[in-house]
Molecule: SAM riboswitch aptamer (S box leader)
Organism: marine sediment metagenome
RNA sequence: UCUUAUAACGAAAGGUCGAGGGAACGGGCCCUAUGACACCUUAGCAACCAUCACGUGCAAACGGGAAAGGUGCUGCAUCCUGCCCAUAUGGGAAAGAUAAGA
Numbered sequence: 001u002c003u004u005a006u007a008a009c010g011a012a013a014g015g016u017c018g019a020g021g022g023a024a025c026g027g028g029c030c031c032u033a034u035g036a037c038a039c040c041u042u043a044g045c046a047a048c049c050a051u052c053a054c055g056u057g058c059a060a061a062c063g064g065g066a067a068a069g070g071u072g073c074u075g076c077a078u079c080c081u082g083c084c085c086a087u088a089u090g091g092g093a094a095a096g097a098u099a100a101g102a
Base pairs, nucleotide, nucleotide: 001102002101003100004099005098006097012042013041014040015039016038020031021030022029025082026081027080028079043074044073045072047071048070049069051066052065054063055062056061078095083092084091085090
């Protein structure tokens, strides 16, 4: 970089730093010196990959479960929205994030 899949559920404290932050741009709306963001430590959650056993199945595969190894995640639905369709509550796309493969 490309492809595929997933995401309205879930999950916090301490320390350091010191001013912005919530992916880009715009419009909103939130968080933040009662220290946000970031980094470190511990804890937790369970999305994907791997592992374990069970059920269905000829198999491929599917389903729910366990544990927590590899990544990941732990303010607000990917915070909402912009483009398209619509019954205007909804759906799809785009873009981003995470995982696996190339």